[in-house]
SAM riboswitch aptamer (S box leader) from Ureibacillus acetophenoni, 105 nucleotides, folded computationally.
RNA sequence: CUCUUAUAGAGAGAGGCGGAGGGAAGUGCCCUAUGAAGCCCGGCAACCAUCAUAAAUGUGAAAAGGUGCCAAAUCACUCAAAGUACUUACUUUGAAAGAUAAGAG
Numbered sequence: 001c002u003c004u005u006a007u008a009g010a011g012a013g014a015g016g017c018g019g020a021g022g023g024a025a026g027u028g029c030c031c032u033a034u035g036a037a038g039c040c041c042g043g044c045a046a047c048c049a050u051c052a053u054a055a056a057u058g059u060g061a062a063a064a065g066g067u068g069c070c071a072a073a074u075c076a077c078u079c080a081a082a083g084u085a086c087u088u089a090c091u092u093u094g095a096a097a098g099a100u101a102a103g104a105g
Base pairs, nucleotide, nucleotide: 001105002104003103004102005101006100007099013041015040016039017038021031022030023029025078026077027076028075042070043069044068047066048065050061051060052059053058074097079094080093081092082091083090084089
């Protein structure tokens, strides 16, 4: 980097260092010197692993290990279909894209 499977409207500091950017892309809309990114500490969750149980799918426990995460629904929309409205808007469903985990190449 590619492929497969699963998940997503919940949750997480008024701490230290740091100094201007950040929210994947485009458009929008936001956050940010009442300090952005990043690092440390802290926390959340429970995918893998662990333990218990079960014929198995599974169910439950715990959080010491491997990851992940800690503004806003994956911040909203981007493509398609249906419905409503009737002047280009709203709603629903699906897809795409991206994210994370586990596995494969």

The source organism's lineage runs through Bacteria, Bacillati, Bacilli, Caryophanaceae and Ureibacillus. Its Rfam family is "SAM riboswitch aptamer (S box leader)". Rfam links the family to the GO term regulation of gene expression. Its mean pLDDT, the model's own confidence on a scale to 100, is 84.